[in-house]
């Protein structure tokens, strides 16, 4: 400094929640995390949509397992970078196509995919006594430019050159041989036969309809309206007359019913790809079997607070501190944080 596991221990007292038993009073039991975080990525569930298919669009991209699924994991393969005489080893990797097309390659430089030459080398003519200098041509060895320059390195050869020739590396068809495949060995041929860039557009091949638990289900007032029946009354003055006053008989008082919707309640909702332990298959992710467990489920929203005590870290002491961080339908992942201990490196 990187990975990894851990995430104070015991007791009591006094709330908060949620269960369960009790009629009650009370008793019992459960009660936050490895990340509960970022909402990145996947999928359970659920509403909507939907005969079935393309078109766009978004994602993934080396091969093969694993999983419900993944951009997640395991395992192997290529490459790269490091260490090591080497065998090998550690870390890293968006790693499918660039002879399907299409585009871009800035600046430098002569020249950027079509081929070309600024300097040099080399021939031959001219001019010159010679050094040079010019004009024609060869050439890509060497120099320069530039991320990137038309295999590489040696020998030969040659007038200088040059896969021109040839031996080795590399490339590339074929053939075999390992291997499910990625891929890789040898052996023959080719003198080499289009540089890079797809996280440029694009091809290929596989995934993907959208919203998300405030998703949605179901019970349901009060007041207002809204349909339908019925209806000349109906109600206050304390009962009963009378009397009176309000609504009301076209605009329908009142009585009953019916539905929508909101408060509000319940469900969803937590037994689950679950969790310990063992044993078996498998290098390994993982997956079977056998046995034990029950381990938050609130709805402005509980998990708090306080003493002893033991540990840790400061301080002589009293005493203080004690990481990131706080569940919200639920799971598998990445990421990110993270004091102190422990174990590797």
């Nucleotide at each position: 400094c990187c990975g990894g596991a851990u995430g104070g221990g015991c007791g009591g007292u006094c709330g908060c929640u949620c269960c369960c038993g009790g009629a009650a009073a009370c008793g019992g039991g459960g009660g936050a995390g490895g990340a509960a975080a970022g909402u990145c990525c996947g999928g359970u569930c659920u509403c909507u949509a939907c005969a079935g298919g393309g078109c766009g669009g978004c994602g993934u991209g080396c091969c093969g397992g694993c999983u419900a699924a993944c951009g997640g994991c395991c395992g192997g393969g290529g490459g790269a970078g490091u260490c090591g005489c080497a065998a090998g080893g550690c870390u890293c990797u968006a790693c499918g196509g660039a002879a399907a097309g299409u585009g871009c390659a800035a600046c430098a430089g002569a020249a950027a995919a079509a081929a070309u030459a600024c300097c040099g080398c080399c021939u031959c003519g001219c001019u010159g006594c010679a050094a040079a200098g010019u004009g024609a041509g060869g050439u890509a060895a060497g120099g320069g430019u530039g991320a990137a320059a038309u295999g590489g390195u040696g020998c030969g050869g040659u007038a200088a050159g040059a896969g021109c020739g040839c031996a080795c590396c590399g490339c590339g068809g074929c053939a075999g041989g390992a291997g499910c495949a990625a891929u890789u060995c040898u052996g023959c041929c080719g003198g080499c036969a289009u540089u890079g860039c797809a996280a440029a557009c694009c091809c290929c091949a596989c995934g993907c309809g959208g919203a998300g638990c405030a998703a949605g289900a179901c019970c349901a007032a009060a007041u207002a309206g809204g349909g339908g029946a019925g209806g000349a009354g109906g109600g206050g003055c304390g009962g009963c007359c009378c009397g009176u006053c309000c609504c009301g008989u076209u605009c329908g008082a009142c009585u009953c019913c019916c539905g929508g919707g909101u408060a509000g309640g319940u469900c969803g909702c937590u037994a689950g790809a679950g969790c310990c332990g063992g044993c078996c298959a498998g290098u390994g992710a993982u997956g079977g079997c056998c046995g034990g467990c029950c381990c938050a489920g609130a709805g402005g929203a509980a998990u708090g607070a306080c003493c002893g005590u033991c540990a840790c870290c400061c301080g002589c002491a009293a005493g203080g501190g004690c990481a990131c961080a706080g569940a919200a339908a639920c799971c598998g992942g990445c990421u990110u944080a993270u004091a102190g201990u422990c174990c590797g490196g």
The RNA shown here (Bacterial RNase P class A) has 345 nucleotides and comes from a soil metagenome. Its mean pLDDT, the model's own confidence on a scale to 100, is 80.